RNA sequence: CACUCAUCGAGACCGGCUGAGGGAUAGGCCCUUAGACGCCGGGGCAACCGCCAGGCUUAACCGACCUGUCAUGGUGCCAACUCCUGCGAUUCGGCGGCCUGCGGGCGGCCGGGUCGACAGAUGAGCG
Numbered sequence: 001c002a003c004u005c006a007u008c009g010a011g012a013c014c015g016g017c018u019g020a021g022g023g024a025u026a027g028g029c030c031c032u033u034a035g036a037c038g039c040c041g042g043g044g045c046a047a048c049c050g051c052c053a054g055g056c057u058u059a060a061c062c063g064a065c066c067u068g069u070c071a072u073g074g075u076g077c078c079a080a081c082u083c084c085u086g087c088g089a090u091u092c093g094g095c096g097g098c099c100u101g102c103g104g105g106c107g108g109c110c111g112g113g114u115c116g117a118c119a120g121a122u123g124a125g126c127g
Stems, first nucleotide, its partner, number of pairs: 001127001003125006013042005021031003025086004043078003048074002050070001052068004082119001087116009097106003
């Protein structure tokens, strides 16, 4: 770096150094000299890997899978839902327009909901 799988509405901050940007990208909207981003130290959150126990399976064992527990280890994380939107489908509300055989039909703008895709992040596996 590519690919595969899983997850992404919950949770968790202090000190020191530095000094102007940061929130991936575009727009929006935020954070920030009452000190951002980053680095270092400490603390914490969580439970992906991991440990342990049980289940399932098996002739029996292992593995895979499922459930639960733990937090000594490997990562990760500690503003805002991945901060929101972006692409597609569908649906609701509001306001105009056009056509009409007056039953209705077509299309536009604005705002919201749901689902999915893309992108991204993290872990595990693999090359």